[in-house]
RNA sequence: GGCCUCAUCGUCUAACGGCUAGGACAUCAGGUUCUCAUCCUGACAAUCGGGGUUCGAUUCCCCGUGAGGUCA
Numbered sequence: 001g002g003c004c005u006c007a008u009c010g011u012c013u014a015a016c017g018g019c020u021a022g023g024a025c026a027u028c029a030g031g032u033u034c035u036c037a038u039c040c041u042g043a044c045a046a047u048c049g050g051g052g053u054u055c056g057a058u059u060c061c062c063c064g065u066g067a068g069g070u071c072a
Base pairs, nucleotide, nucleotide: 001071002070003069004068005067006066007065010025011024012023013022018055027043028042029041030040031039048064049063050062051061052060
């Protein structure tokens, strides 16, 4: 340098083009306990950036950025 894949809550991970973006762990607040832990309930928290297509984009297209793989 060419080609391929990926980028979503703090972390891991879902989401036939039709969401109020779901779940687990973590965190926080209650409950339980003499206390801690466990357990139960609830809350908080996210789509890498910029364009395009579309009635509608996390999803499709283009250009970047970053990560990984492969060929030379």